A computed fold for an 83-nucleotide RNA from a soil metagenome, annotated as Glycine riboswitch aptamer. Its mean pLDDT, the model's own confidence on a scale to 100, is 82. The sequence is in RNAcentral, with records from MGnify.
[in-house]
RNA sequence: UCCGUGGGAGAGAUCCGGGGCCACGCCCCCGGGCGCCGAAGGGGCAACCACCCCGGAACCUCUCAGGCACCAGGGACCACUGG
Numbered sequence: 001u002c003c004g005u006g007g008g009a010g011a012g013a014u015c016c017g018g019g020g021c022c023a024c025g026c027c028c029c030c031g032g033g034c035g036c037c038g039a040a041g042g043g044g045c046a047a048c049c050a051c052c053c054c055g056g057a058a059c060c061u062c063u064c065a066g067g068c069a070c071c072a073g074g075g076a077c078c079a080c081u082g083g
Stems, first nucleotide, its partner, number of pairs: 001083002004080004012034001014033007035068003041064001042062003048056002
């Protein structure tokens, strides 16, 4: 550093409109509004590191992106086997 396995948080079951299903809906899809989250990614400052350089640097910060019932998926990071 990579694959695999396991663990892995937060935030509206929000409002409006249109559509889907034989039909209904605490279901699904699309669009719009307001409110939120931060631990993919991205930006900013910086303790500190470095000194060749408009250098590197967070779990802080911003929320562009992404995300906000359950499930699923994603998930920084941690652990373990293997390469």